Two RNAs folded together computationally: RNase P RNA and transfer RNA, 455 nucleotides in total.

[in-house]
């Protein structure tokens, strides 16, 4: 100077003027008027994960089923989240991805091609060889039919039962040797994943588990229309009275087999049943509490690589009903457009709280900081 | 607030335990007819909703997105 790679903040400012929602005061008998104070986000979003908080259930079966999670230490209320480490991958690098237990507990699945895809396989090929037949310098050599050895090479495939040399061998082959790899122990380092060292073992049944499964871990269930007060009308509940009562059986006491219900299943226990009347309390509508001082912000020091904790100070920051949270002016600030270089014109990304937080995600016009890599020039 | 389902040719639908995307209809081109219709034959025509993984291979299996539908919330 290009080109890149991480991480972090911002995302219009001031002034004014009218207006809107909360909450305070003060005036007014009140309707109401006046003033003071607050009033959208980094995602407030999607509703994907964890929790707070409320109400239910909590006799057993036992974390069976059923749903997630899955490298290792941390951290947190908690997580599937974040921080740091390990193994694989990828990129010249800074970096950057990664569901990363287990395939000698079992099923199950690998299409096409291809001789053989799973306790593998002789298509060519290489190699030995009976027989017949040709050629022959008589030492053999070939061609075809047949037995045989062989996993080096060719050729199919995403994958062919360890690579690469080398040595042996008729041809070959961990048959043997050397390096890599793998395998189970051992030594040392680390909490730990894991690494790393030299001998040993001639190699020993590939791959999917984001197929089913097996192993360890977590998870009672709903959700602020939770839930609690106060409470119209209709509508529906219990209680007594009066009529009536699934099905089968009966010795008329009574049994038994069906139905629904009790906040995932079952097992046990417990309720319930039709029509008229009088009497009760529950509920919805509506009001009103839940409802914002909390895993909170800021600063500042201290531990830690770090996510984070601890301590000292300060600060009070929306809350409704599905409705508020904004227009205007001016005077600037980034961006674009035209310039006659004086200025003029456009214009302001995604988006909008409703029970509340911790995180993911996913949308964002443009700007500004930091650290780092690579390349080229030039000192 | 809680849940369930879809998205595949212009349209309406398959595609079953991964293994080259199909059917009916609409279109186009011939044929048949004096012309069309209907019949016959033929042919084209797909970002399987977007992204990313997993696996030799993804319409299918996992994940996060978009988009549309459509249910439930009192009265033992």
């Nucleotide at each position: 100077c290009c080109a890149g790679a991480c991480g972090g903040c911002c995302g219009g400012a001031c002034g004014g003027u009218c207006g809107c929602g909360g909450u305070c005061c003060u005036c007014g008998c009140a309707a109401g008027a006046g003033g003071g104070u607050c009033g959208a986000g980094g995602a407030a979003a999607g509703u994907c994960c964890g929790g707070g908080c409320u109400c239910c259930a909590c006799g057993g079966u036992g974390a069976a089923a059923a749903g997630g999670c899955g490298g290792u230490g941390g951290g947190u209320a908690a997580c599937g989240c974040c921080c740091a480490c390990c193994g694989g991958g990828g990129g010249u690098g800074a970096c950057c991805c990664u569901a990363g237990g287990g395939a000698c507990a079992g099923c199950g699945c690998c299409a096409c091609a291809g001789a053989g895809a799973g306790c593998a396989g002789a298509c060519c090929g290489c190699c030995c060889u009976u027989g017949c037949a040709g050629c022959u310098u008589c030492g053999g050599c070939u061609u075809c039919c047949g037995g045989g050895g062989u996993a080096a090479g060719g050729g199919u495939g995403a994958a062919a039962g360890g690579g690469u040399g080398g040595g042996g061998u008729a041809a070959g082959a961990g048959c043997c040797c050397a390096c890599c790899g793998c395998g189970g122990a051992c030594c040392g380092g680390g909490c730990g994943a894991c690494c790393g060292g030299g001998a040993c073992g001639g190699c020993a049944u590939g791959g999917c588990a984001a197929g089913c499964c097996c192993c360890g871990c977590c998870u009672g269930g709903a959700g602020c229309a939770a839930g609690c007060u106060c409470g119209a009308a209709u509508a529906g509940g219990g209680a007594c009275c009066a009529c009536g009562c699934g099905c089968c059986u009966u010795u008329c006491g009574g049994g038994g087999c069906a139905g629904g219900g009790c906040u995932c299943a079952c097992c046990g226990g417990c309720c319930c049943a039709g029509u008229g009347g009088u009497c009760c309390g529950g509920g919805u509508a509506g009001a009103g509490c839940g409802c914002g001082a909390g895993a909170a912000c800021c600063c500042g020091c201290c531990a830690g690589c770090a996510a984070u904790g601890a301590c000292g100070g300060g600060u009070c920051c929306a809350g409704a009903g599905g409705a508020a949270u904004g227009a205007c002016c001016g005077u600037c600030c980034a961006g674009g457009g035209c310039u006659g270089c004086g200025g003029c014109c456009u214009g302001g990304a995604c988006a909008g709280a409703a029970c509340c937080c911790g995180g993911c995600u996913u949308a964002c016009a443009g700007g500004c900081c930091g650290u780092c890599u690579g390349g080229c020039a030039u000192u | 607030u809680c849940c369930u389902c879809g998205g595949u040719a212009g349209c309406u639908c398959a595609g079953c335990u991964g293994g080259u995307a199909g059917a009916g209809c609409a279109g186009c081109c011939g044929g048949c007819u004096g012309u069309u219709a209907a019949c016959c034959g033929g042919c084209g025509g797909g970002u399987c909703g977007c992204a990313g993984g997993u696996u030799c291979g993804a319409g299918u299996c996992c994940u996060g997105c978009c988009c549309g539908a459509g249910g439930a919330g009192c009265c033992a």
Rfam match: Bacterial RNase P class A. Rfam describes the family as follows. Ribonuclease P (RNase P) is a ubiquitous endoribonuclease, found in archaea, bacteria and eukarya as well as chloroplasts and mitochondria. The family's RNA type in Rfam is ribozyme. Its mean pLDDT, the model's own confidence on a scale to 100, is 77.